[in-house]
RNA sequence: AGAGUUUGAUCCUGGCUCAGAACGAACGCUGGCGGCGUGCUUAACACAUGCAAGUCGUACGCGAAAGUCCCCUUCGGGGGGCGAGUAGAGUGGCAAACGGGUGAGUAACACGUGGGCAACCUUCCCUAAGGUGGGGAAUAACAUCUCGAAAGAGGUGCUAAUACCGCAUGACAUCGCGCUUUCCCUGGAGAGCGCGGUCAAAGCUCCGGCGCCUUAGGAUGGGCUCGCGGUCCAUUAGGCAGUUGGUGAGGUAACGGCUCACCAAACCUGAGAUGGAUAGCUGGUCUGAGAGGAUGAUCAGCCACACUGGAACUGAGACACGGUCCAGACUCCUACGGGAGGCAGCAGUGGGGAAUAUUGCGCAAUGGGCGAAAGCCUGACGCAGCAACGCCGCGUGGGUGAUGAAGGCCUGCGGGUCGUAAAACCCUGUCGGAGGGGAAGAAAUGCCCGAAAGGGAGCUGACGGUACCCUCAAAGGAAGCAUCGGCUAACUCCGUGCCAGCAGCCGCGGUAAUACGGGGGAUGCGAGCGUUGUUCGGAAUUACUGGGCGUAAAGCGCGUGUAGGCGGCCCGGCAAGUCAGGUGUGAAAUACCGUGGCUUAACCACGGAAUUGCAUUUGAAACUACCAGGCUUGAAUGCGGGAGAGGGAAGGGGAAUUCCGGGUGUAGAGGUGAAAUUCGUAGAUAUCCGGAGGAAUACCGGCGGCGAAGGCGCCUUCCUGGACCGACAUUGACGCUGAGACGCGAAAGCGUGGGGAGCAAACAGGAUUAGAUACCCUGGUAGUCCACGCCGUAAACGAUGAGCACUAGGUGUUGCGGGUAUCGACCCCUGCAGUGCCGUAGCAAACGCGUUAAGUGCUCCGCCUGGGGAGUACGGCCGCAAGGCUAAAACUCAAAGGAAUUGACGGGGGCCCGCACAAGCGGUGGAGUAUGUGGUUUAAUUCGACGCAACGCGAAGAACCUUACCCAGACUUGACAGCCGGUAUAGCUCCGCGAAAGCGGAGGUGUCUUCGGACGAAGCCGGUACAGGUGCUGCAUGGCUGUCGUCAGCUCGUGUCGUGAGAUGUUGGGUUAAGUCCCGCAACGAGCGCAACCCUUGUCCUUAGUUACCAUCAUUAAGUUGGGGACUCUAGGGAGACUGCCGGUGUUAAACCGGAGGAAGGUGGGGAUGACGUCAAGUCCUCAUGGCCCUUACGUCUGGGGCUACACACGUACUACAAUGGCCGGCACAAAGAGCAGCAAACCCGCGAGGGGGAGCAAAUCUCAAAAAACCGGCCUCAGUUCAGAUUGGAGUCUGCAACUCGACUCCAUGAAGGCGGAAUCGCUAGUAAUCGCGUAUCAGCAUGACGCGGUGAAUACGUUCCCGGGCCUUGUACACACCGCCCGUCACACCACAAAAGUCGAUUGGACCUGAAAACGGUGCGCCAACCCGCAAGGGAGGCAGCCGUUUACGGUCUGGUUGGUGAUUGGGGUGAAGUCGUAACAAGGUA
Repeated sequence: AGAGUUUGAUCCUGGCUCAGAACGAACGCUGGCGGCGUGCUUAACACAUGCAAGUCGUACGCGAAAGUCCCCUUCGGGGGGCGAGUAGAGUGGCAAACGGGUGAGUAACACGUGGGCAACCUUCCCUAAGGUGGGGAAUAACAUCUCGAAAGAGGUGCUAAUACCGCAUGACAUCGCGCUUUCCCUGGAGAGCGCGGUCAAAGCUCCGGCGCCUUAGGAUGGGCUCGCGGUCCAUUAGGCAGUUGGUGAGGUAACGGCUCACCAAACCUGAGAUGGAUAGCUGGUCUGAGAGGAUGAUCAGCCACACUGGAACUGAGACACGGUCCAGACUCCUACGGGAGGCAGCAGUGGGGAAUAUUGCGCAAUGGGCGAAAGCCUGACGCAGCAACGCCGCGUGGGUGAUGAAGGCCUGCGGGUCGUAAAACCCUGUCGGAGGGGAAGAAAUGCCCGAAAGGGAGCUGACGGUACCCUCAAAGGAAGCAUCGGCUAACUCCGUGCCAGCAGCCGCGGUAAUACGGGGGAUGCGAGCGUUGUUCGGAAUUACUGGGCGUAAAGCGCGUGUAGGCGGCCCGGCAAGUCAGGUGUGAAAUACCGUGGCUUAACCACGGAAUUGCAUUUGAAACUACCAGGCUUGAAUGCGGGAGAGGGAAGGGGAAUUCCGGGUGUAGAGGUGAAAUUCGUAGAUAUCCGGAGGAAUACCGGCGGCGAAGGCGCCUUCCUGGACCGACAUUGACGCUGAGACGCGAAAGCGUGGGGAGCAAACAGGAUUAGAUACCCUGGUAGUCCACGCCGUAAACGAUGAGCACUAGGUGUUGCGGGUAUCGACCCCUGCAGUGCCGUAGCAAACGCGUUAAGUGCUCCGCCUGGGGAGUACGGCCGCAAGGCUAAAACUCAAAGGAAUUGACGGGGGCCCGCACAAGCGGUGGAGUAUGUGGUUUAAUUCGACGCAACGCGAAGAACCUUACCCAGACUUGACAGCCGGUAUAGCUCCGCGAAAGCGGAGGUGUCUUCGGACGAAGCCGGUACAGGUGCUGCAUGGCUGUCGUCAGCUCGUGUCGUGAGAUGUUGGGUUAAGUCCCGCAACGAGCGCAACCCUUGUCCUUAGUUACCAUCAUUAAGUUGGGGACUCUAGGGAGACUGCCGGUGUUAAACCGGAGGAAGGUGGGGAUGACGUCAAGUCCUCAUGGCCCUUACGUCUGGGGCUACACACGUACUACAAUGGCCGGCACAAAGAGCAGCAAACCCGCGAGGGGGAGCAAAUCUCAAAAAACCGGCCUCAGUUCAGAUUGGAGUCUGCAACUCGACUCCAUGAAGGCGGAAUCGCUAGUAAUCGCGUAUCAGCAUGACGCGGUGAAUACGUUCCCGGGCCUUGUACACACCGCCCGUCACACCACAAAAGUCGAUUGGACCUGAAAACGGUGCGCCAACCCGCAAGGGAGGCAGCCGUUUACGGUCUGGUUGGUGAUUGGGGUGAAGUCGUAACAAGGUA
């Protein structure tokens, strides 16, 4: 620091996802040790048990027992001493308000920070001053009685105090009055003096002291108050009745509506009141470069709470966690009458939960309470236990060790890898184990000496026999987890086969999965590793730092203007902002730096810096604000002009449509792609005249004008707004923007009343169509028009908010002005204001914008934050309604988008080709047959090929073989190949079984020889690796092939342009068969294609002349022979054609047109030759080959059958339907081929196929071989025929082991359909079509097929509108497996979330009223009462208590609202879902933009 993911690719926008760090975590797998930390985040749910707050006898009274000793005894017991003034409870004092827990409540002066109190309190502690006199009356404990189950209560009696109560004394306390003085100064505060009023106390003691009271001061802790700061919702906009203030009173430690009475009517609020939701706040913590964001465990500060609600008492302090009272819920006890309780203290239990520990030890240390002290208490605390929960440290060994062992895995079989890893050898000793030693943490208080300062002796350890140290043995006890497709470090084998599964995103899996599962290996981390959850980061993805709004999300439809924000020039002042310095504060801890302590680290200690803040103070005065004064340039006003569809109102005009009346006139008109509905003989349409009525204003008219926008278009008048130009004058910043608010606002729509010619939703009819609720046609109502009132929305668009300033130009146009010129209008130069186009810099993702900015800046407003859900629901506001404005969420997706690029496509355009159409000729489709295919059949009918580009195709030959299929019979190292061993034959002849394969048998056989034997190819037997497979996958492949297409295209290098994909070149103007060539050009060149080079054919020359040829000579039946080398021909070599020449056109080009010459002319004809690529095209059955499968069979051999089936359907052919013909006879002319297991002549036989025969020929010599059509002559005469030949019967021939299934041919006989073929469709542009025959390959035989050959030999092409295919340019695109594309909506089905809904069940909150506990306050107080007073007493007084009444009030109740949540038959739309239904809306002019 970035990366993945939208596309065929690109750039951008934009979301989603990942890599990092962190955690009080949890879960999975695994787990050796130690240190330091941390550990109910959920139910503030309920709690058994124990403990967590007591202490003081130096405040006070009382006062045991067990046990033991002694005495007495009636032997039951009694008394006394010690125990012991102990235990114990009680009175009294202090503490219990601290410490500990929790975060429910709380949005608040609760917290943080900084101030204030002149409006306050403070036990204990410290300092100082003074005092501590003298009395009195009670009461608990106790005793006794009573009640009660208990808890407990009551009566009577006794008693003490540092408990309680008078009295005295008393101030520098306090109150009142008067005087003096100091300080801030509105009004207060302090000090001093004088007079008057009021108020104190307690004793104990070891005699040292400790206490008590009053006052002042301090310290500490608190109370109150103020400024500022920190959550969300406006779909919460108004709130408030003690409410706001005043006066008076009460109350408090203290100010205050804190409370009350009265008076006034205020107070808070868009800078967010009120309401709702959420939440303890902070130091800090986590993250981040920072700014920020998130968070508020442990530690620390503050607050709040203590079962829930209320209340007060005591006290210095509480409205009190382990106190009281009341009410409520819950739990427990009960004798049913009543009682008891409160773990959010420490442990622990249940419950909840993914989840969080021991009912431990100790007061040794630190701290706290009480005490004079010893000491007691202390679940605070110190320790230990449990937990890898976190951080940190250590270990599981180290060295050497290659035949790279065994084994695993992989393999191309060579090897590679695990791997120096192991073993083995040599070492070491951390942790753990055993044994021995063994801490620090502890020094005080107290005690002794001392006047004191100080000195001295001694006690005390939970942790713990722990840390630590030493010794011993021993490599021995100690490694896992995740990942390995990309992001992201790490790859292979097997299994599986869209299954099982994985997955953070993209995505993997449908038979070769580095993505699933396992193995091996590797990578990462390591006592941990992964997963899940959460936070920050990356995310500049809320943008203060640091984003945007023409088209990606985003400028309000437009204006006026309030608050607010911002604001021209100069001078002076002030000092709020601002800046600088000082001071205070910013707790500690944390974080940072330094140093130090535990062996290190984590951890801890000390010091420093920092704490960006707040407050206060001193100063500065540039800028902003404020105050005062001035200025004119911003703004405005006045004056003079001209322009304009600016607005409103009234009036007027003509053209046209329609209707009405009349005239002329007759059969149609109208309408359409074509029609029909419709109108018309009752007279239409057409035409002329007249009239009526409504709406709109042709031409001018123009990216011309005006207006803020919507919008505005005949003429005239009236009223009225704004802008512009010119020149001066005036005011003196009066300005800009503008949340709310208010106004305007097209069309459609709504209300009321008019109006209604044309047009025209709805509607009707006619067409179209599969349908046509549309497009087209004929009609036609709302509406369109007017008046008034609503609505308030539009692609209200420049998809571009308003204002100001600055930043090259060029060229139109509108308005006004200046200059120049002119008689004048033009023209030219120039200023201002508008309105267009092009363009520089710059900007921009690109497109583009570009002084009319989308450039550069400033000011203000509005708006955006992935797509869908949705501009929807709910709520609110507006509206008569329609609806508008505001505006979510659940859920769902990994994208949705913008611009541009290359293609492809278009029922887009342009240009151009092609037997593409057209023009022609002949066919196919109908018939019969042949052949292939589908289908069906079958034991099998082997397999493949399927639009063009499968179907007379693989197959250039299925009777057996072929043959792959079926049935049957056999074989198992095999029909074929390698190696090893053995054997002696194998071939050949014969025999048996058998259908054959095969099995069995007999005969006979090699070479050498020392005669013992040895050797031996093939064969046979045995063995071993293995052979074999036309079994699967052409979607794993090679090779080969088809096709677009012999179409003219396809690319590259360098350069240039573009951010880039890409473009340029290759486009353009011409031209060509051609990307062929020329010209131009940011391109210049090049490659593969085109063309040419090659073959063949056409002309000539030359060479050569046998088997070919024969003009001349001779000869013959015959080029037969001699001869010839002329000709033909053969086959070698050459020539020739190049737009070379002429003319014209053309750009002076390329080229085209015409011509000459020429055998041939513009590629002469034909062939071979097939660019980059496309179709997962075809072929695993030619061959090759990966993988999979079979192995006495899916291999091999054999016999037979099948591939030849047959209701049908299709393709391709042959033969015909006849007279341009058929038949008979005669007669002529080819080319190219083939031939020895062959072609075969003559001659003979047969009607013929053929047979016999065998000359000749490995062939320019011989043979096949007859060419046929044509031509000549004859017959047939339009008929199912003398056409046609299928089918069938009979007889034969040939090949072959064999023609039954299943060959070809011949002869005789038979003589079917068929009379030129529907829709549709094919070939061909010249030696072509058509027609005629000939040959060859395959092959024993079999050809209507295939491949070749020649003979005869046409017609037509105006032309490119249309069909098909193709090329180039351009355009649109939502397509890119690319139009056989994409894609929309209803319906049906499943699932999901949401909204509505008669209701229903909660929660919360308000109003009114009822009830009214405890308590406090007030009143009363006839009952009751010791202290003081009067009194001898009785009694009375003062004072108090109970009780009662009232006020306030919790819980509760009744009625009625608000808000919110759950649930609800049913309803509604929405989303999602491989293959459903209907149509075709959108994307191309998407077929109606």
Overview
Predicted 3D model of a 1489-nucleotide RNA (small-subunit ribosomal RNA) from a metagenome. The coordinates come from a structure-prediction model, not an experiment, and the mean pLDDT is 86.